The RNA shown here (transfer RNA) has 72 nucleotides and comes from Lachnellula subtilissima.

[in-house]
RNA sequence: UCAUAGAUGGCGCAAUGGUAGCGCGCGAGACUUCUAAUCUCGAGGCUGUGGGUUCGAGUCCCACUUGGAGUG
Numbered sequence: 001u002c003a004u005a006g007a008u009g010g011c012g013c014a015a016u017g018g019u020a021g022c023g024c025g026c027g028a029g030a031c032u033u034c035u036a037a038u039c040u041c042g043a044g045g046c047u048g049u050g051g052g053u054u055c056g057a058g059u060c061c062c063a064c065u066u067g068g069a070g071u072g
Stems, first nucleotide, its partner, number of pairs: 002070001004068001006066002010024004018055001026042005048064005
């Protein structure tokens, strides 16, 4: 420099253009003599930033930021 695939709860990842979910973790409860394990419930996101398209965008388009892997 070019081309490539990413950015979504604390962490790791999902999500045909139509109400953003799962696992771990966290909090509470149940169980237990206590702890652990197990079970139940709950909190926690307006999806990297700014625009555009659309009745409707995490998803499609453009620019930017940022970390990665590749190329000259």
The RNAcentral record of the sequence draws on ENA and Rfam. The prediction has a mean pLDDT of 82. It matches the Rfam family "tRNA". The family's RNA type in Rfam is transfer RNA. Lineage of the source: Eukaryota > Opisthokonta > sordariomyceta > Leotiomycetes > Lachnellula.